[in-house]
RNA sequence: AACUUAUCCAGAGUGACUGAGGGAUCAGGCCCAAUGAAGUCCGGCAACCGCCAUGCAAAUGGAAAGGUGCUACUUCCUGCAGAAUGUAAUGAUUCUGAAAGAUAAGCC
Numbered sequence: 001a002a003c004u005u006a007u008c009c010a011g012a013g014u015g016a017c018u019g020a021g022g023g024a025u026c027a028g029g030c031c032c033a034a035u036g037a038a039g040u041c042c043g044g045c046a047a048c049c050g051c052c053a054u055g056c057a058a059a060u061g062g063a064a065a066g067g068u069g070c071u072a073c074u075u076c077c078u079g080c081a082g083a084a085u086g087u088a089a090u091g092a093u094u095c096u097g098a099a100a101g102a103u104a105a106g107c108c
Base pairs, nucleotide, nucleotide: 003106004105005104006103007102008101013042015041016040017039021032022031023030026079027078028077029076043071044070045069048067049066051062052061053060054059075100080097081096082095083094084093085092
C1' cells in the first nucleotide's frame, strides 16, 4: 500500500509551550482562528483490541494499569443514484443507498 469486517448525529480543557493558519483531497457553501489556528506536552473522553467475570459458543457485564483512537461544527454540509414533498418548469426540502474518507481489528 491492497483486501475483509465493524463503527462514524453520543462524549471529552478558562492548562502549559508555541505562533498563523485550520475544518482529509478537488469544487461549491458554511464556519473556526491574535479573546491564539495547526503542532507538542499535560489533562480528559470513549471502550475497538487486549484484560477480568459469567457462558459450550454467540454474547452480556466490569475495570481503565496495557496497544491504539479521539478531544469546534453529524465524516461541518453538498457533489453520484433512487424515492417522497413541492413547482408551469427549474431551483429547493426531506429520506434511503452508494462513493470517498477516518478509526479499530484481521489478512496477504
About this RNA: Model confidence (mean pLDDT): 85 of 100. A computed fold for a 108-nucleotide RNA from Bacillus gobiensis, annotated as SAM riboswitch aptamer (S box leader). Taxonomically the source falls in Bacillus (Bacteria, Bacillati, Bacillota, Bacillaceae).